[in-house]
RNA sequence: UUUCCAUCGAGACCGGCUGAGGGACAGGCCCGAAGAAGCCGGGGCAACCGGAGGCGGACAUCACGUCCGGCUCAACGGUGCCAAGUCCUGCGGGGGCCUUCGGGCUUACCGGCAGAUGGUCC
Numbered sequence: 001u002u003u004c005c006a007u008c009g010a011g012a013c014c015g016g017c018u019g020a021g022g023g024a025c026a027g028g029c030c031c032g033a034a035g036a037a038g039c040c041g042g043g044g045c046a047a048c049c050g051g052a053g054g055c056g057g058a059c060a061u062c063a064c065g066u067c068c069g070g071c072u073c074a075a076c077g078g079u080g081c082c083a084a085g086u087c088c089u090g091c092g093g094g095g096g097c098c099u100u101c102g103g104g105c106u107u108a109c110c111g112g113c114a115g116a117u118g119g120u121c122c
Stems, first nucleotide, its partner, number of pairs: 004119005013042005021031003025090004043082003048078003051073003055069005086114001091111003094107005
């Protein structure tokens, strides 16, 4: 990098080095010399995978079991994350308000696109 699946309104920051950018893309709106990004050190959040224990279901057996789902525990290991909802919007539709009937504004509405993270496949 490819395939598929799940999740994405919760949660969690200090110090050192350094010095101007950063929030994926575009538009917007923000963050930033009261120090961006990056690197290093420490701290924290979180149950995606590995792990532990019940429960339910399917299959199967003489029996032991195998698989699936959900619940609880656990930060030990593998990742991840620690401004703002994935910061908002982007494409199509719905609702509400306004309208000079061209449309405008709006939204914890529905679906989609894109993206992120994990697992899986190649």